């Protein structure tokens, strides 16, 4: 010197957590704590993960116009409507069915917004996910 890593020796770090502070957030400093750690030292180069922000599409409420459909009521016209291939059935001047208005309901389209998924972009976190780089303390087998 290198691989390696003592039930060695001296020191080192500090995970969920608690309180505090920065940050929209992931996460980060500080003080306690200590589950682990022999590179859990440094550094975001690549790969994973996470945040914001956003492209795009989905779902699922709200909201607003209108539109169809039951239904009340009231005005207004009205003898025919409804069904079926037909025929046959039903309803109808004690007003069927049509129009307008008004309470108050459903459904489905258009639009606006809002949460929650995927995607796509960018920007940030993460060395105690994992590689790549760089450095480093002890010395028994």
């Nucleotide at each position: 010197g290198c691989c390696c890593g003592a039930g060695a020796a001296a020191g080192c770090c500090a995970a969920c957590u608690u309180c505090u502070c920065c940050g929209u957030g992931a996460g980060g400093g500080g003080a306690g704590g200590g589950c682990g750690g022999a590179a859990c030292g440094c550094c975001a180069c690549g790969g994973g993960u996470c945040a914001u922000c956003u492209u795009u599409g989905g779902a699922u409420g709200u909201c607003g116009c209108g539109u169809u459909c039951a239904c009340a009521a009231g005005c207004g016209a009205a003898a025919g409507c409804c069904c079926u291939g037909g025929c046959a059935g039903g309803c109808a001047c004690u007003g069927a069915u049509c129009g307008c208005u008004u309470a108050a309901g459903a459904a489905g389209a258009c639009g606006a917004g809002a949460u929650c998924c995927a995607c796509u972009g960018c920007u940030g976190a993460u060395a105690g996910c994992c590689g790549a780089g760089c450095u480093g303390c002890c010395g028994a087998a």
Predicted 3D model of a 141-nucleotide RNA (c-di-GMP-I riboswitch aptamer) from a Candidatus Methylomirabilota bacterium. It matches the Rfam family "c-di-GMP-I riboswitch aptamer". Rfam links the family to the GO term cyclic-di-GMP binding. Model confidence (mean pLDDT): 79 of 100. The sequence was found by an Rfam model in a public genome assembly.